Molecule: transfer RNA
Organism: Chloroflexaceae bacterium
RNA sequence: GCCGACGUAGCUCAAUUGGCAGAGCAACGGUUUUGUAAACCGUAGGUUCAGGGUUCGAUUCCCUGCGUCGGCU
Numbered sequence: 001g002c003c004g005a006c007g008u009a010g011c012u013c014a015a016u017u018g019g020c021a022g023a024g025c026a027a028c029g030g031u032u033u034u035g036u037a038a039a040c041c042g043u044a045g046g047u048u049c050a051g052g053g054u055u056c057g058a059u060u061c062c063c064u065g066c067g068u069c070g071g072c073u
Stems, first nucleotide, its partner, number of pairs: 001072007010025004019056001027043005049065005
């Protein structure tokens, strides 16, 4: 330099013919316990990497940039 994949909650990841953004773990509160852990119940947490385009509507489709990983040279 060329090609490909990926970027979503603190972490690991879901989310399909475009139609209300979710789970597990972690965090916080509560029940229980002499106390802690475990268990159970509940709560909060998101500008879906950035900008633009298409659309009534974009995590999803298109373009550009950035980052990570891999392949080729």